[in-house]
Overview:
A computed fold for a 1470-nucleotide RNA from Halorubrum sp., annotated as small-subunit ribosomal RNA. The coordinates come from a structure-prediction model, not an experiment, and the mean pLDDT is 80. Rfam family: Archaeal small subunit ribosomal RNA. For this family Rfam cites "Crystal structure of the ribosome at 5.5 A resolution" (Yusupov et al., Science, 2001). The family is grouped with related families in Rfam's "SSU clan".

């Protein structure tokens, strides 16, 4: 400031609503010092009811009387007033109000001006007196009297009628005027007086006030469309101040209405007020103007004025008095009371002011008014202090003490002030004294990542959302923020909101274009003249009350408030004069819009008739034989009475292949065999005609797929319903076999569809390119004609691409969704709901029109990134398949897990990614579990105790499983100990969902990002895509991208070849020696000297790079083959290993926040348990044997370990082992004699000489200790098991398989883990089928991301609503009866009668509103109910629309339609 902000999403843009921030009004919570001002204060609900007091009197200068010493006073007659003022807003949608005009249709007391006048008479009466009635209110009879009271006559005037005048005003005489005649009516107060005056009567004029008519203006509803009988008009009367059906008699039949009559609902209207930039929207109680009302209703008198409520009469209902006979009252005046409610004051003072009534005046009266009191009702103004020093504390803010200053306000006093007070003013004294709260602190939105409590509880929250143990959001404390004598809450209005759009919106997909056309009213309308001046514009005049609003000036100290001046407002109405462009109207022309006519072409355009064709079905004849049909697979079904099949024929109804096409026609729905007839429309062309005749179109009308309905036909096929068969958990479905309505025709109805281009009709303007249908024209070619072919121009249809532009985007783009104009229809968050009620239409089904209560914070559109798909494409992987080898699943045993058991069987881990895992092989320990026993508090405070000896130690006895642990007794020692309250140590107690660290898995993957530029409003995209290639986002080429980083690779380690260096503890070829064996030859031992050849060890280097050749490929990347080489295409095997995700695992390895235990959940000891055993699962070992077992003999490793240790060697023992003991801190010594293998022998297919479980006996080792529960040896025993179901695991080469060795754990102990070497295969060289992963693309209603989302019935609870037999109350209209009273007539009056109007009461009926209601119905809402799975992916049968039938339910099926359907293929177009 003409303003935004929060909320739909993983994120984005949009549509759209909800909420927040502002102002005003009412009520209310907490709080409160003072003053001023105010059009503030029972309006909202009850126009409900009222006790008591007051609110209209006055005049003696109109008159009479009474009383008094006198004035005064009192009563009555009379005059004026009481119709004003004050209160309220029920009624009223109306000439009620506002504004302008009119009365040629009117009245006006008091007031003003002018003119003229007031003559003569008369009769009563109140008060009073006398007498009565009555409780009272009141009232009767007789008598006296006056007037400015009343009456009669006269005069003036006046009124009416007629005749004449035709002079006046005016738009118009019906008016005014004059004269005459007649008729009628008809004034007065010679009052009063204080002598100044005040009054009275008539006429005219003015002023004021009132009455009437009228144009225009201002609410909602069409789910109110027709209303009206005094209704509309005429004639004649009556009535009124006056016009008029205002009323009456007669006559006519009009009048109002889509420009909204009538009816219903609501409401006093305006000036104004609130808000807003304005336009508007909302309000209209208060102050002013107008209206209306006075308990509800009716009527009347008086009067200038009333139909009057502080007058009368009556009816109704209410209250009061009563002597029961009868009377009285009306606060919506001021106070006050009750009731009602969320909601509103004193039963005050005064006529001093301003006014009003009366009066000559003085004056009197006035709850009008003026003043005070109360109220945080609003507005305005002020204050609650200022300064200095010291101390305490702090990050800062601060707190305390002392001193000084000021005195508004406050307190006290005096005077002024005023009708009286109050306020206020002036002066003096005192003393910082007497004066701060409310809301908020997660975002929006300013101010806490503070503390305590709570633990999806209690609670908060306008909206979003907080709270499930670390809450900046709850409740407190502290701190802070915003306002401040106020501040918050609730409700209402405006604004915000361009969410009602005139200013100023929209309608392809968000809500929204009628299914299509014709056409009435209306709205809009081509070119050129002329005229008029209604609209329009200019000038001027009058009105538009004041207050309110604005500016300036002035007065209260300022301000609020008030006064003055000017302006403005009311956006308007009226008069006069002008202008003539535009609109309009009239008139004259024009042709370009439109229409008509003519010509030759095109067409599934409509209607009717006739004709044809194949297929299908049935029947007949012939042939022919066992099946046919159907499906994923089947079955129901047909067939021996001959099917299916082949063939000839007949009949029947329906339909119309190819041509055929983004092709044609039609308004749309829709239209396809041929011919003929009739009818209609469009395009093109024209030197033809008319001359704006047009566009749109509320209502209205016509047409209108499929389904459906009625009547009559027809019925081949197909086929809702239905009947079977399958499928399935079920299958009211999808599939199969049958099959009725229907599908077809004629006539009628229905009137709806995703009736779609989800795009209303018409007109004009604005780049192109390219197809195709029709027509004209031009050129070329062909041609006997008809005509054809190719190219081009113009017009007109129909498609695609695309510029500018538009759009939220997708997209649209001369066939607009661009730019403009005209008209119509429609929309305004989602749901309830196209439902209910009402009405209209329909035979029905149903259609059209079309709400609300209630509920909800979103619903929605387009696009983006991911994820997902029982979508598609490409690539890859032995935790995929295929091929092959070997296993698991069966047995026994070992081991882990579950379950069960138990005092305890401690705990963790549960798909891959828990289960020989926690390095977890547990005898005690470990140890966390169970039973029992024992034991421990640094430090502080409190209370005790202690040198008369605390604590501690200990013999003996008791106790105990055992123990100075405890008890008894005794001894030693020499300073603390105990209780309570805190606070600690410690915790394998809790939380891995508070964490660090580490690890697993995705991942044996090839991805994940950045900078700059570019594209997009944006999320985001591009790069990172495509083609080829790779193990690889590896590389190459292309490309709005160019580069870069992490990952991959490179790198590091091991191993394989060679070279070199080094040479001890390793080696020994050659040289020399020594020792041993041997008859000898010779052999053996690295033993010695030496040596470095070889081997080995451990340092350094070389080597492999598609480098070379060939082929393919793009002269690429690269692939295949070859040569050479120890090694060939990453040689092989490891290490390292991205951005991130998985609330994955671990608080029991350690660390660690919070919580808990704290003499026990801490610590120690003994024993037990972790080892249980009906069972289930995982991982292994050993086997089932002959490729083997057993016995004998013989051969070859690597890599490791070793001092609380490895131990040679010797001896003992059958063995395990034992007794000694060399060497070794290790290339030295040792563990340590590898096994499979080889040779020989035996076994002979068997539960065995296989297999070794289980058990017995004896022995050994470790260790405090082998019972629960260790290992080893020997002998004996000799179980299951003869190759393993569904299913499942590993492996692509030195791999699998198989064989042993070492080591970790370790006192003892390996079927486990980690390593080492020996022997050593088979198969594939592929694929995407299964399981998965990566990339591209597509759909999505998913985003906690398919273990997603989500629909309907049923069950439960609550809420509002609809229908509803009936029942109750009100409103209104019509009729009947009774009928107060008024009016008129009859009558002179009364009484009475007649007529008419008529409140009120009773009663009947119509319409309508509201309440209650048995029962019925759907709707909405509500963490975890039932049944299914309908929709979203091709959602597993594509979905949806209309219609019909069926079904527990979502829904299924038929017919027609749509794409708002995925996927593959084909055609066509671009």
């Nucleotide at each position: 400031a003409u303003u935004c902000c929060g909320g739909u999403u993983g994120a984005u843009c949009c549509u759209g609503c909800c909420g927040g921030a502002g102002g005003c009004c009412a009520u209310u919570g907490c709080u409160a010092u003072u003053g001023g001002a105010a059009u503030c204060c029972g309006a909202u609900u009850u126009a409900g009811c009222c006790a008591u007091g007051c609110u209209a009197g006055u005049c003696g200068c109109a008159c009479g009387a009474g009383c008094u010493c006198a004035g005064a006073c009192u009563c009555g007659u009379g005059g004026c007033g009481a119709a004003u003022a004050g209160c309220u807003c029920a009624g009223u949608a109306a000439c009620a109000c506002g504004u302008g005009g009119c009365c040629a249709a009117a009245c006006u007391a008091c007031c003003c001006u002018u003119c003229g006048g007031a003559g003569c008479a008369c009769g009563a009466u109140a008060c009073c007196c006398u007498c009565g009635g009555g409780a009272a209110a009141c009232u009767g009879a007789g008598g006296c009297u006056a007037a400015u009271a009343g009456u009669g006559c006269a005069u003036c005037c006046c009124a009416c009628a007629g005749u004449c005048c035709a002079c006046c005003u005016g738009g118009a005489a019906u008016g005014a005027g004059g004269a005459c005649u007649g008729u009628g009516u008809c004034a007065a107060a010679c009052g009063c007086u204080c002598c100044g005056g005040c009054g009275c009567c008539g006429a005219a004029g003015g002023a004021u006030g009132u009455g009437g008519c009228u144009g225009c203006g201002g609410c909602c509803g069409a789910u109110u469309a027709g209303g009206u009988a005094g209704a509309c008009g005429g004639u004649g009367g009556g009535g009124u101040a006056a016009c008029g059906g205002c009323c009456c008699a007669c006559c006519g039949u009009g009048c109002c209405a889509a420009u909204a009559a009538u009816c219903g609902g609501u409401a006093c209207g305006g000036g104004u007020c609130a808000u807003g930039a304005g336009a508007g929207u909302g309000a209209g109680a208060a102050c002013c103007c107008g209206g209306a009302g006075a308990c509800g209703g009716a009527a009347u008198c008086u009067g200038a004025g009333a139909c009057a409520a502080g007058a009368u009469u009556c009816c109704g209902g209410g209250c009061c008095c009563u002597a029961c006979g009868g009377g009285g009252c009306g606060c919506a005046g001021c106070a006050g009371g009750c009731g009602c409610g969320a909601a509103a004051c004193c039963u005050u003072u005064a006529c001093a002011c301003u006014g009003c009534a009366c009066g000559c005046c003085a004056g009197u009266g006035c709850g009008a008014u003026a003043a005070g009191g109360g109220g945080a009702u609003u507005c305005c103004a002020a204050g609650u202090g200022c300064g200095c020093a010291g101390g305490c504390a702090u990050a800062g803010a601060g707190c305390c003490u002392g001193c000084g200053c000021u005195u508004u306000u406050g307190u006290a006093c005096a005077c002024c002030g005023u009708a009286g007070g109050g306020a206020g003013g002036u002066g003096u004294a005192c003393g910082a004294a007497u004066a701060a709260g409310g809301g908020c602190u997660g975002g929006g939105c300013a101010a806490g990542a503070c503390c305590g409590g709570u633990g999806c509880c209690a609670g908060c929250c306008g909206c979003c959302g907080c709270g499930g143990u670390a809450a900046u959001a709850c409740c407190g404390g502290c701190a802070g923020c915003c306002c401040g004598a106020g501040u918050g809450a609730u409700g209402g209005c405006c604004g915000a909101u361009c969410u009602u759009a005139u200013u100023g919106g929209g309608c392809c997909u968000a809500a929204a274009g009628c299914g299509u056309c014709c056409g009435u009213a209306g709205c809009u309308g081509g070119c050129c003249g002329c005229a008029c001046a209604a609209g329009u514009c200019c000038a001027u005049c009058g009105g538009a009350a004041a207050a309110u609003c604005c500016a300036c000036c002035c007065g209260c100290c300022c301000a609020a408030c008030g006064g003055g001046u000017g302006g403005g407002c009311g956006u308007c109405c009226g008069g006069u004069g002008g202008a003539a462009a535009c609109u309009g109207u009239g008139u004259g022309g024009c042709u370009u819009g439109g229409g008509a006519c003519c010509g030759g072409a095109a067409g599934g355009c409509g209607c009717g008739a006739c004709g044809g064709g194949u297929a299908c079905g049935u029947c007949c004849g012939g042939g022919g034989u066992a099946g046919g049909a159907g499906u994923g697979a089947a079955a129901u079904c047909c067939c021996g009475u001959a099917a299916u099949c082949c063939u000839g024929g007949a009949c029947g109804g329906a339909c119309c292949g190819c041509c055929g096409a983004u092709g044609g026609c039609g308004a749309a729905a829709g239209c396809a065999c041929g011919u003929c007839g009739c009818g209609a429309g469009g395009a093109c062309g024209g030197a033809u005609c008319c001359g704006a005749c047009a566009g749109u179109g509320a209502g209205g009308g016509a047409c209108g797929a499929a389904a459906g309905c009625c009547a009559g036909g027809g019925u081949c096929u197909c086929g809702a319903a239905c009947c079977g068969g399958a499928u399935u958990a079920g299958a009211u479905a999808c599939c199969c076999g049958g099959g009725u309505a229907g599908u077809c025709c004629u006539g009628g109805c229905c009137g709806u569809a995703a009736a779609c281009a989800a795009u209303g009709u018409c007109u004009g303007u604005u780049a192109g390119g390219u197809g195709u249908g029709g027509c004209u024209c031009c050129c070329a070619c062909u041609a006997c004609c008809g005509a054809g072919u190719g190219g081009g121009u113009g017009c007109u249809g129909u498609g695609c691409c695309g510029u500018a532009g538009g759009g939220a985007a997708g997209c649209c783009g001369c066939u607009a969704a661009a730019c403009a104009g005209a008209c119509c229809g429609c929309c305004u968050g989602g749901g309830a709901a196209g439902u209910a009620c009402g009405u209209c239409c329909g035979c029905a089904a149903g259609g059209a029109u079309g709400a609300a209560a209630c509920u909800u914070a979103a619903a929605g559109g387009a696009a983006u990134u991911g994820g997902c798909g029982g979508g598609g494409g490409a690539g890859c992987a032995c935790u995929a398949c295929a091929a092959c080898c070997g296993g698991a699943g069966g047995a026994g045993c070992c081991u882990g897990c579950g379950g069960u058991u138990u005092a305890a069987u401690u705990g963790g881990a549960c798909u891959c990614a828990a289960c020989g895992c926690c390095g977890g092989a547990c005898a005690u320990c470990u140890c966390a579990c169970c039973a029992g026993c024992a034991u421990c508090g640094a430090c502080u405070g409190u209370a005790g105790u202690a040198a008369u000896g605390a604590c501690g130690a200990u013999c003996a006895g008791g106790u105990u499983g055992a123990u100075g642990a405890c008890c008894u007794u005794a001894u030693c020692c020499g300073a603390g100990c105990u209780u309570c309250a805190g606070a600690g140590a410690g915790g394998a107690g809790g939380u891995g969902c508070a964490u660090g660290g580490c690890c697993g898995c995705c991942g044996u993957c090839a991805g994940c990002u950045c900078g700059u530029a570019c594209c997009g409003u944006g999320a985001g995209g591009c790069g990172u895509c495509c083609u080829g290639u790779u193990a690889a986002g590896u590389c190459a080429g292309g490309c709005a991208a160019c580069g870069a980083g992490c990952g991959a690779g490179a790198c590091c380690c091991g191993c394989a070849u060679c070279c070199u260096u080094a040479c001890u503890u390793g080696c020994c070829a050659g040289c020399a020696g020594c020792a041993c064996u041997g008859c000898g030859a010779a052999g053996u031992g690295g033993c010695u000297g030496g040596g470095g050849a070889c081997a080995g060890u451990a340092g350094g280097g070389a080597g492999a790079c598609c480098g070379c050749c060939g082929u393919g490929g793009c002269c690429a990347a690269c692939a295949c083959g070859g040569a050479g080489g120890a090694a060939g295409g990453a040689a092989c095997g490891g290490g390292c290993a991205a951005c991130g995700g998985u609330a994955g695992g671990u608080c029991a390895g350690u660390a660690u926040g919070c919580c808990c235990c704290g003499a026990a959940u801490g610590u120690g000891c003994u024993g037990g348990g972790c080892a249980a055993c009906a069972c289930g699962c995982g991982g292994g070992c050993u086997a089932c044997a002959a490729u083997g077992g057993u016995c004998g003999a013989g051969a070859c490793a690597a890599a490791g370990g070793g001092u609380u240790c490895c131990a040679a060697c010797u001896c003992c023992g059958a063995a395990a082992g034992g007794a000694g003991a060399c060497g070794g801190u290790a290339a030295u010594c040792u563990c340590a004699g590898a096994a499979a293998c080889u040779c020989g022998a035996u076994c002979g297919u068997a539960g065995u000489u296989c297999g070794g479980a289980u058990u017995g006996u004896g022995g050994g080792c470790u260790g405090c200790a082998a019972c629960u529960c260790g290992c080893c040896c020997a002998c004996a025993u000799g179980a299951a098991g003869c190759u393993g179901g569904a299913u499942u695991c590993g492996g692509u080469a030195g791999u699998a398989a198989u064989c042993g060795c070492g080591u970790g754990u370790c006192a003892c102990a390996a079927g486990c883990g980690c390593g080492c070497g020996g022997u050593g295969a088979a198969u594939a060289c592929g694929u995407c089928c299964c399981u998965g992963c990566u990339c591209c693309u597509u759909g999505c209603a998913c985003a906690c991301a398919c273990c997603g989302c989500c629909c309907g019935u049923c069950a439960a609870a609550g809420c509002a609503c609809c229908c509803g037999a009936g029942u109750g109350a009100g409103g209104u209209c019509c009729g009947g009866a009774u009928g107060a009273g008024g009016c008129g007539c009859g009558u002179u009056c009364c009484a009475c009668g007649c007529g008419u109007c008529g409140a009120a009461u009773c009663u009947g009926g119509g319409c309508u509103u509201c309440g209650c209601a048995a029962g019925g119905g759907g709707g909405c809402u509500u963490a975890a109910g039932u049944c299914g799975u309908a929709a979203c992916a091709a959602g597993g049968u594509a979905g949806c629309c209309g219609u019909a039938g069926g079904g527990g339910a979502a829904u299924c099926u038929g017919c027609g339609g749509c794409u708002g359907g995925a996927u593959c293929a084909c055609c066509u177009c671009c």